[in-house]
RNA sequence: GCGCGUCAAGGGCACACCCGUCGAAAGGCGGGGCCGCAAAUCCUCCGGGCUAAAUCCCUCUCGGGACAUGCUAGCGGGGUUGCCGUC
Numbered sequence: 001g002c003g004c005g006u007c008a009a010g011g012g013c014a015c016a017c018c019c020g021u022c023g024a025a026a027g028g029c030g031g032g033g034c035c036g037c038a039a040a041u042c043c044u045c046c047g048g049g050c051u052a053a054a055u056c057c058c059u060c061u062c063g064g065g066a067c068a069u070g071c072u073a074g075c076g077g078g079g080u081u082g083c084c085g086u087c
Base pairs, nucleotide, nucleotide: 003086004085005084012037013036017032018031019030020029021028022027035074042079043078045077046076047075048072049071050070055066056065057064058063
C1' cells in the first nucleotide's frame, strides 16, 4: 500500500414516528428520536424503485391514462474521499 472488519478505543451517522418548514406529490431540510449502519461520506454514470405538477392522449362532464424534467446514494452496481484496527 492492497485487502479485510474480531466482542477494541475515541467518535460519527440516524429508519419508523413526532414537531416545524419547503414541495402538486414523491420527497428534502431543521429539531427530537429509535431501527439500524464500517463508508448510512460525496456523485444519478448504469439498472431498479417512488411520485406525476407541467405536458400529451381519452372523455359531454365527473374523471381516467401516458410521461421525469422531480425524487431515492438507508435498493444494488460503479466512481470518489476518509477514521480506527490488522485478530
c-di-GMP-I riboswitch aptamer from Aromatoleum toluvorans, 87 nucleotides, folded computationally. The prediction has a mean pLDDT of 85. NCBI's taxonomy places the organism under Bacteria, Pseudomonadati, Betaproteobacteria, Rhodocyclaceae, Aromatoleum.